[in-house]
């Protein structure tokens, strides 16, 4: 500074069920694994989604980091 092997040590955890908070999108915790080399933080741009005002232009609260940018960090192994 480039990469991700049929390698090792671990790591996370979709969908679903259960619980609980929330008008809702969706959180949180248990379960339980599709799948991830940043599926680790972060809501700055851009998407997508709720609520609310509103009327086809928008505005306001909010969600989502497992849609993407873009910022921070960082385990191992390979190559330089």
């Nucleotide at each position: 500074g480039c990469u991700g092997a049929u390698a090792a040590a671990g790591g996370c955890a979709a969908a679903c069920c259960c619980g609980u908070c929330g008008u809702g999108a969706g959180g949180c915790g248990g379960g339980g694994a599709c799948g991830c080399a940043a599926a680790g933080c972060c809501a700055g741009g851009g998407g997508c989604c709720u609520c609310g005002u509103a009327g086809c232009c928008a505005c306001g609260a909010g969600g989502u980091a497992g849609c993407c940018c873009a910022g921070c960090u960082g385990c191992c192994g390979g190559c330089c």

A computed fold for an 80-nucleotide RNA from an Actinomycetota bacterium, annotated as c-di-GMP-I-GGC riboswitch aptamer. The model forms 90% of the base pairs in the Rfam consensus. The source organism's lineage runs through Bacteria, Bacillati and Actinomycetota. The sequence was found by an Rfam model in a public genome assembly.